[in-house]
Molecule: transfer RNA
Organism: Patescibacteria group bacterium
RNA sequence: GGGCAUGUAGCUCAAUGGUAGAGCGCUUAACUUAUAAUUAAGUGGUUCUGGGUUCGAAUCCCAGCAUGCCCACCA
Numbered sequence: 001g002g003g004c005a006u007g008u009a010g011c012u013c014a015a016u017g018g019u020a021g022a023g024c025g026c027u028u029a030a031c032u033u034a035u036a037a038u039u040a041a042g043u044g045g046u047u048c049u050g051g052g053u054u055c056g057a058a059u060c061c062c063a064g065c066a067u068g069c070c071c072a073c074c075a
Base pairs, nucleotide, nucleotide: 001071002070003069004068005067006066007065010024011023012022013021018055025043026042027041028040029039030038048064049063050062051061052060
């Protein structure tokens, strides 16, 4: 330098153009001598950035950024 993949909650991941969700975590309470476990309630977002298409974009298109993998080149 070329190609491919990924980027969404604190973490791991869903959402196939129509209200952004789950599990774990975290907070409070119950239970317990206490902790853990369990139960109940609560807590979660500028969907990597900028633009475009569309009545409507996490999703489609373009550019960029970050990470990973493969190939090539230089030394």